[in-house]
Context: one part of a larger RNA
RNA sequence: GGAUGAACGCUGGCGGCGUGCUUAACACAUGCGAGUCGAACGAGGAAGGUUAGAGUGAGAGCUUCGGCAGGAUUUCUUUCCAUCUUAGUGGCGGACGGGUGAGUAACGUGUGGGCAACCUGCCCUGUACUGUGGAAUAAUCAUUGGAAACGAUGACUAAUACCGCAUGUGGUCCUCGGAAGGCAUCUUCUGAGGAAGAAAGGAUUUAUUCGGUACAGGAUGGGCCCGCAUCUGAUUAGCUAGUUGGUGAGAUAACAGCCCACCAAGGCGACGAUCAGUAGCCGACCUGAGAGGAUGAUCGGCCACAUUGGGACUGAGACACGGCCCAAACUCCUACGGGAGGCAGCAGUGGGGAAUAUUGCACAAUGGGCGAAAGCCUGAUGCAGCAACGCCGCGUGAAGGAUGAAGGGUUUCGGCUCGUAAACUUCUAUCAAUAGGGAAGAAACGAAUGACGGUACCUAAAUAAGAAGCCCCGGCUAACUACGUGCCAGCAGCCGCGGUAAUACGUAGGGGGCAAGCGUUAUCC
Numbered sequence: 001g002g003a004u005g006a007a008c009g010c011u012g013g014c015g016g017c018g019u020g021c022u023u024a025a026c027a028c029a030u031g032c033g034a035g036u037c038g039a040a041c042g043a044g045g046a047a048g049g050u051u052a053g054a055g056u057g058a059g060a061g062c063u064u065c066g067g068c069a070g071g072a073u074u075u076c077u078u079u080c081c082a083u084c085u086u087a088g089u090g091g092c093g094g095a096c097g098g099g100u101g102a103g104u105a106a107c108g109u110g111u112g113g114g115c116a117a118c119c120u121g122c123c124c125u126g127u128a129c130u131g132u133g134g135a136a137u138a139a140u141c142a143u144u145g146g147a148a149a150c151g152a153u154g155a156c157u158a159a160u161a162c163c164g165c166a167u168g169u170g171g172u173c174c175u176c177g178g179a180a181g182g183c184a185u186c187u188u189c190u191g192a193g194g195a196a197g198a199a200a201g202g203a204u205u206u207a208u209u210c211g212g213u214a215c216a217g218g219a220u221g222g223g224c225c226c227g228c229a230u231c232u233g234a235u236u237a238g239c240u241a242g243u244u245g246g247u248g249a250g251a252u253a254a255c256a257g258c259c260c261a262c263c264a265a266g267g268c269g270a271c272g273a274u275c276a277g278u279a280g281c282c283g284a285c286c287u288g289a290g291a292g293g294a295u296g297a298u299c300g301g302c303c304a305c306a307u308u309g310g311g312a313c314u315g316a317g318a319c320a321c322g323g324c325c326c327a328a329a330c331u332c333c334u335a336c337g338g339g340a341g342g343c344a345g346c347a348g349u350g351g352g353g354a355a356u357a358u359u360g361c362a363c364a365a366u367g368g369g370c371g372a373a374a375g376c377c378u379g380a381u382g383c384a385g386c387a388a389c390g391c392c393g394c395g396u397g398a399a400g401g402a403u404g405a406a407g408g409g410u411u412u413c414g415g416c417u418c419g420u421a422a423a424c425u426u427c428u429a430u431c432a433a434u435a436g437g438g439a440a441g442a443a444a445c446g447a448a449u450g451a452c453g454g455u456a457c458c459u460a461a462a463u464a465a466g467a468a469g470c471c472c473c474g475g476c477u478a479a480c481u482a483c484g485u486g487c488c489a490g491c492a493g494c495c496g497c498g499g500u501a502a503u504a505c506g507u508a509g510g511g512g513g514c515a516a517g518c519g520u521u522a523u524c525c
Base pairs, nucleotide, nucleotide: 001525002524003523004522006521007520008519009518010517013394014393015392016391017390018389019387020386021352026350027349028348030347031346032345035092036091037090040089041088043086044085045084046083048081049080052077053076054075055074061068062067099305100304101303108230109229110228111227112226113225114224115223118222119221123218124217125216126215127214128213129212130211131165132164133163134162140155141154142153143152144151145150172195173194174193175192176191177190178189179188180187181186201210202209203208231277232276233275238268239267240266243265244264245263246262247261248260250258280302281301282300283299284295286293287292307328308327309326310325311324330341331340332339333338358384360383361382362381366380367378368377369376370375397427398426399425400424407418408417409416410415431466434460435459436458437457441452469514470513471512472511473510474495475494476493480509481508482507483506484505490497491496
């Protein structure tokens, strides 16, 4: 000198774009953050129309005053129709998105390869199918246990839920062959025989469409393996028994001591094993002419974690932040028998700290989930609020104006200086304020649809009005005098100032620097 997720002191007009718990991976009140599909299914409810039945029986009419016919209104039951709604069964999604960096020195990450050792829901392409039966169960009803959380028993019912049978393109497995290729295990193509094994329907304008099953290919996403690179310490020198290898069996989507039985005695290490400390890694960012050094906030990629530890279930995918089970600590409820919870999601609270924001608006846009769609959900996201925290831009006026005014400071008392500075004259109106107009962002065939927001922007009129501070002035280092103080009070980055004429302390005048900031502190180059 540059830089910062900064903090502190003094000061503070506006706008744009960014950024904002670096500390306690400390504890959390409250609200929201993952739902959706009635075009898979039965059932319940709401309101409406409609068919029929049963009751009710107004006004007007007739009357021999006893009634008669008639049927408005309204209630219940019932048939059919369409609409809305949803607790449950079922499907898809809750493995994405969002957060954090505790752990991890590791195939974790980066980079380059390999899989003849693998998987891949939704999506795309293609081939072949989608036949026929059955038994349940939630909901519901009844009884019943419990303070609650939550159940138990019996009866009834549906499906794209579950289970048989058929069919079998293709796929899998077994047996017997053939051909080609390679990289050792092998891979690919092909012939014959045999075995087991699929499916689901919905909507409808009857023409279709959305689905379902098997297989092949693609795309996307993952899994595993390897070469190289990846902080410090030798005041850590030896480490290792599933350890290293083999055979066999098991497990996995798949290779492998991944696991197990047996056998052998190996494997790593001064090219630093093991141990200890520290740490998420990278694209990047800061600095530097570069080489290098330092950092890993925001944004993007990967990894790991979700109170602590362990475990599996479901599923294409998890060993799963807002799923389950167990243990532990903590908090809460309890009828003491037993239960409930997990902000390192968005806000917010306490605490810690030098220090870090609103319990805001909207799904209008972009994107995501579900749905045929309408649409619903979305603290992702888009915006707004707070903070000079940073960068950038603008303003706080411009021109003229000498009696060099008053006043301040100083003085050798002549003057010099603040100083064209002010006053005064003439202009201008950026920002702010007022009034009028007013977007783009919206993509839809027509219509409708904007949180931001009456915002940005444009126009008009009017007023110099409302808007400057901070640090420094001995040398380094740009900028000097007066007074006060008297080794005191104090200053100080280094050298050093201060003991009676201090350009170094304090104040004033003047000056220098930067400027809505200026200094200080901390850290990096």